[in-house]
RNA sequence: GGGGUCGUAGCGCAGUUGGGAGCGCGUCGCCUUCGCAAGGCGAAAGUCGUGGGUUCGAAUCCCAUCGACUCCA
Numbered sequence: 001g002g003g004g005u006c007g008u009a010g011c012g013c014a015g016u017u018g019g020g021a022g023c024g025c026g027u028c029g030c031c032u033u034c035g036c037a038a039g040g041c042g043a044a045a046g047u048c049g050u051g052g053g054u055u056c057g058a059a060u061c062c063c064a065u066c067g068a069c070u071c072c073a
Stems, first nucleotide, its partner, number of pairs: 001072007010025004019056001027043005049065005
């Protein structure tokens, strides 16, 4: 320098005819207990890497770009 895969909540991840942003763990509150753990109920937490384009509408399609991993040279 060129190719490929990946980037979504604090962490690990899902998300296909393009229309509701989600799951598990963790965190916080309440219930339960003498207390802890476990359990139950509830809550907070997201510029979907960034910028642009297409579209009535984009995490999803297209282009550029940044980062991580990897292959080739």